[in-house]
RNA sequence: GGGCCCAUGGUCUAGCGGCUAUGACGCUACCCUUACACGGUGGAGGUCGAGUGUUCGAAUCACUCUGGGCCCA
Numbered sequence: 001g002g003g004c005c006c007a008u009g010g011u012c013u014a015g016c017g018g019c020u021a022u023g024a025c026g027c028u029a030c031c032c033u034u035a036c037a038c039g040g041u042g043g044a045g046g047u048c049g050a051g052u053g054u055u056c057g058a059a060u061c062a063c064u065c066u067g068g069g070c071c072c073a
Stems, first nucleotide, its partner, number of pairs: 001072007010025003018056001027043005049065005
């Protein structure tokens, strides 16, 4: 220098262009227990790496950039 892949709550992860995005762990309130743990019912927590574009509509498609990984030279 060239090519490919990845980036989604604190962590891991699902998500075909169509409801202000899924689940688990963790956190938290209540219930349960003499108490803790386990278990049960809820809740908070995401501007989907950044920007621009395409589209009626973008986490999803295109381009550029940032970060990480791999291959070639």
About this RNA: Predicted 3D model of a 73-nucleotide RNA (transfer RNA) from a Candidatus Nanoarchaeia archaeon. The coordinates come from a structure-prediction model, not an experiment, and the mean pLDDT is 81. Its Rfam family is "tRNA". Rfam classes the family as a transfer RNA. RNAcentral holds the sequence, with entries from ENA. Lineage of the source: Archaea > Nanobdellati > Nanobdellota > Candidatus Nanoarchaeia.